[in-house]
The RNA shown here (transfer RNA) has 73 nucleotides and comes from an uncultured Bacilli bacterium. The sequence was found in a public genome assembly. The coordinates come from a structure-prediction model, not an experiment, and the mean pLDDT is 81.
This record gives sequence, C1' cells and structure tokens, in this order.
RNA sequence: GGCUAGAUGGCAUACACGGUUGGUGCGUUGGACUGAAAAUCCAAAGAAGAAUGUUCGACUCAUUCUCUAGCCA
Repeated sequence: GGCUAGAUGGCAUACACGGUUGGUGCGUUGGACUGAAAAUCCAAAGAAGAAUGUUCGACUCAUUCUCUAGCCA
C1' cells in the first nucleotide's frame, strides 16, 4: 500500500436482511425482606464509533473518515 471482517448502556453479549418501545447477564441506584447484613424478589436510569447521502421512514442500505483484528504484497 491492497483486501476482508468488526465497532451495540460502565463491562460482556444477543437481536436488528428498513417500520411503534433494541433484550439478557453482571454492575449502579431506590424499595421489599432481616435485629443488621448477605442471598433473594420488585422497580428505575443508562447504549447502535463519527459525518454525509438514499428513503415517507436508517442501528440496519451506500460513501468517506477513525479505531481494532486478520490476510496478501
């Protein structure tokens, strides 16, 4: 330099082949339970790498950029 794959709450990981509200586990916060804690139960907050485009509508499609991994030279 070229090619391929990927980037999702604080962490991990699904879903999403365009259509209401993106789920789960751990964690965090509040509550219940307890003499108090742990465990358990209930509830809540919090996420689609960035920009532009296509579209009535984009996490999803296209382009460019950033970063990560791999392959080729």